[in-house]
Molecule: transfer RNA
Organism: Acidimicrobiia bacterium
RNA sequence: GCCCCGUUCGUCCAGCGGCCUAGGACGCCUGCCUUUCACGCAGGUAACACGGGUUCAAAUCCCGUACGGGGUACCA
Numbered sequence: 001g002c003c004c005c006g007u008u009c010g011u012c013c014a015g016c017g018g019c020c021u022a023g024g025a026c027g028c029c030u031g032c033c034u035u036u037c038a039c040g041c042a043g044g045u046a047a048c049a050c051g052g053g054u055u056c057a058a059a060u061c062c063c064g065u066a067c068g069g070g071g072u073a074c075c076a
Stems, first nucleotide, its partner, number of pairs: 001072007010026004018056001027045006049065005
C1' cells in the first nucleotide's frame, strides 16, 4: 500500500429498513424499607464515531473519513 472485520448509555450486551422520541443488566442519583449498613422495592440518569448518499422511512443498506483489530505484499 491492498483486503477483511468492528465502532451503540460510565461498563457489558440486544438491535438484522417501519413495533427505536433505541431496550436490558450492572453502575450512578433520589426515595421507600432497616436502629444503621447491606439486601430488597420504586422512580430517575445516560449512547447510535464523523460526513455524505439511497429510500416515503436508516442504529440497520451504500460511499468516504477517523479510530481499533486481523490478513497480505514491498522494504535491492